[in-house]
This is a predicted structure of a 691-nucleotide part of an RNA (large-subunit ribosomal RNA, domain II) from an Actinomycetes bacterium. Its Rfam family is "Bacterial large subunit ribosomal RNA". Its family is annotated with ribosome and structural constituent of ribosome in the Gene Ontology. It was read from a public genome assembly.

Context: one part of a larger RNA
């Protein structure tokens, strides 16, 4: 890891509940006794004793009525519905209590052969260097002290084996080894290092202190008992069908991944116009919109206190104001904590229809208390988030199938079972790939269709509008564009063209005291206007439709691919066909409901066939019927002509599961009816064995 065996709601008591017997105003034994069977147990006898038949006060105590109370009044509790004995189940309560699983606490004891420290007695340290004090000798001192040479051999001195230790680093890491090998540091006469023997004990020891060590184990040792300690956790919990079928909220919780009671499921009984929808009528609301009448916000005006500035002023007056402004006026605005106003919805209530349980009551058993995304209506934040918190609706949860390329939450659609039968929904019809290379009319040219914004832009297409135009318009060629004048000031100059002022007039077809380039200042080149040539449209707005540009992420890119351009892209309109577990067709199964029939009936019903109609996704979880093991009883069978078990095997039954039959095996075993369970395995890092 597989495989086979084991492996988890049990039993006792106990109060209420539900189905059943059984007697019934009663009903019932218990211990124990006798008798029959004796593995079990059965039957009689035992009324003690418990429930009930009456209740009401704290009590005396009255009593179909008691109490309260001053009351004959109100009010509370009762009277008008039969119960008790056992059995069976669903749950509950006290017990290990559905099974495993702690880290822990506490008693009794073993444990210093491993380590700490200690105590007694013994052992051990090759080799070299170093050269303290004392000594002696010569020098020296008044005498000391000094100094030199020799001798000496001191030190938690130095080098470095034995021993004693482990610093870095490489290996190792299922190691050779539950702490090790190389090599490289380290003490190594000392608080050194060893032998034996002893001593210290678990809130206790020991400790040159690391919470170190006390037997590979220490923030409180093992080992045995309390003991199945508790676990609001975590995992696991075994056959099958059939009906219904949930929540992820709210209150309270030393609560907050528990839990109680309510919502919601489910199942019983009991409700015969109950819920629900429509239409009608009557209500209250103060949200969205919307307004400014309050409360406040804010912008502009005129008016106009105050206030600032300036003038004036010996003061006192006063006078201007392109400052800044209160209230009041006008105009236009802006509020969740603003309302002169004010809907849709909802929501109450009531009428009528409709609607047969979806409703309410009262009992039995629950799960649920992390919800997720999506549209909408708000909060919070940054009108962020696959964010968060509330509100209504959906879906997933607890939904399979179709469509989004793949994709719990989007769109379509709610799967009993069969069928090589049809029609559709969302979505698609050129190829992968089922079904139009589909009619008609336009639009893009950018592969936009296949990701974005300000914000630019003679893209392109629709619609509208102004101006000009055969009296020649637009563009282009040709020619002109000039006088007073160099306008006036300004300035070193300033001549159309640095700056300021003014912007006339003449001649003219037509020409600005000048559009832009030039110069130092002129010069000079252009322009506006205007003639000429051409010969027909031309120019400017604004509304739109579909494109362009903005557009940067680390390997090569992607509408799903391929590939598509009067389209296989986009708008319009229109015809067909594809598409699903939807509908619809046939055929079978089942629940509920009606209605016929039929058998049985304790007359209450049950039970079968037969239609018809409506249902059958489903986690938690309620509720029903059943299948199989093992043993017990009664019936009845089977088996050495071969049982059980094994093994093949195309039978039979809606499952769970049942049979034939061969081969094996060698000896017990099956039906029906009834009872009792150690009664169903894949899961628990489950437990044992085998491989």
């Nucleotide at each position: 890891a597989c495989c086979u065996g084991c492996g988890a709601g049990u039993u006792a008591c106990g109060g209420a509940g539900u189905g059943g017997u059984g007697c019934a105003a009663g009903g019932u034994u218990a211990a124990g006794u006798u008798c029959c069977a004796u593995a079990a147990g059965g039957a009689a006898c035992g009324a003690a004793g418990c429930c009930c038949a009456a209740g009401u006060g704290a009590a005396a105590g009255c009593g179909a009525g008691c109490c309260u109370g001053a009351a004959u009044a109100g009010g509370g509790c009762g009277u008008u519905a039969a119960g008790u004995a056992c059995c069976a189940c669903g749950a509950c309560g006290u017990a290990g209590a559905c099974c495993c699983g702690a880290a822990a606490c506490c008693g009794a004891g073993u444990g210093a052969u491993c380590u700490a420290u200690c105590c007694a007695u013994g052992g051990c340290c090759a080799g070299g260097g170093u050269g303290a004090a004392g000594u002696c000798u010569u020098c020296g001192u008044a005498a000391c002290a000094g100094a030199a040479g020799a001798u000496g051999g001191a030190g938690g001195c130095c080098c470095g084996a034995a021993c004693a230790u482990u610093u870095g680093c490489a290996c190792g890491u299922u190691g050779a080894a539950a702490a090790g090998u190389g090599u490289c540091u380290c003490g190594a006469u000392g608080a050194g290092c060893u032998g034996u023997g002893g001593a210290u004990a678990g809130g206790g020891g020991u400790g040159a202190a690391a919470g170190g060590c006390c037997a590979a184990u220490c923030a409180a040792a093992c080992u045995c008992g309390g003991a199945a300690a508790u676990a609001g956790c975590u995992g696991g919990u075994u056959c099958u069908c059939u009906c219904c079928g949930a929540a992820a909220u709210a209150g309270c919780u030393u609560u907050a991944g528990g839990g109680c009671u309510a919502g919601c499921c489910u199942u019983g009984u009991a409700u015969u116009g109950u819920a629900g929808c429509a239409c009608g009528u009557g209500g209250g609301g103060g949200u969205a919109g919307a307004g400014c009448a309050c409360u406040g916000g804010a912008u502009g005006g005129g008016c106009u206190a105050g206030g600032g500035u300036c003038c004036u002023u010996a003061c006192c007056c006063g006078g201007a104001u392109a400052c800044c402004a209160a209230a009041a006026c006008c105009a236009a605005c802006c509020a969740a904590a603003c309302u002169c106003c004010g809907a849709a919805u909802a929501c109450c209530a009531u009428g009528u229809g409709u609607g047969u349980a979806a409703u309410u009551a009262c009992g039995g058993g629950a799960g649920u208390c992390a919800g997720a995304c999506u549209a909408c209506g708000g909060g919070a934040g940054a009108u962020a988030a696959g964010u968060u918190u509330c509100g209504u609706g959906g879906u997933c949860g607890a939904a399979a199938g179709g469509g989004a390329a793949a994709c719990a939450g989007c769109c379509c659609a709610g799967a009993u079972c069969g069928c090589c039968g049809g029609c559709u929904a969302a979505g698609g019809c050129c190829c992968c790939a089922a079904a139009a290379u589909g009619u008609a009319a336009g639009u893009u040219a950018a592969g936009u269709g296949a990701g974005u914004a300000a914000g630019g832009a003679u893209g392109u297409g629709a619609a509208u509008u102004c101006u000009c135009a055969u009296a020649g318009a637009c563009a282009g060629c040709u020619a002109g564009g000039a006088u007073g004048u160099u306008g006036g000031c300004u300035u070193a100059g300033a001549g159309g063209c640095a700056g300021c002022c003014a912007c006339c007039a003449u001649u003219u077809a037509a020409a600005g005291a000048g559009u832009g380039c030039g110069u130092a200042a002129u010069a000079g080149c252009u322009c506006a206007c205007u003639a000429g040539u051409c010969g027909a449209g031309a120019g400017g707005g604004u509304u739109u439709g579909c494109g362009c540009c903005g557009a940067u992420a680390a390997u090569a890119c992607u509408u799903g691919g391929g590939a598509c351009u009067a389209a296989a892209a986009c708008u319009u309109a229109c015809u067909g066909c594809c598409g699903a577990a939807g509908c619809c067709g046939c055929g079978a199964a089942u629940g509920c409901a009606u209605a016929a029939u039929u058998u049985c009936u304790a007359c209450g019903g049950a039970a079968g066939u037969u239609a018809u109609g409506c249902g059958u996704g489903g986690u938690a979880g309620g509720a029903g019927a059943g299948c199989g093991u093992u043993c017990u009883g009664u019936a009845u069978g089977g088996a050495g002509u071969g049982a059980a078990g094994g093994u093949a095997u195309a039978c039979c039954g809606u499952a769970a599961g049942g049979a034939g039959u061969g081969c094996u095996g060698g000896a017990c075993u099956g039906u029906a009816c009834a009872g009792a369970a150690g009664u169903g395995a894949g899961g628990a890092u489950g437990c044992a064995g085998g491989u």

About this RNA
The coordinates come from a structure-prediction model, not an experiment, and the mean pLDDT is 85.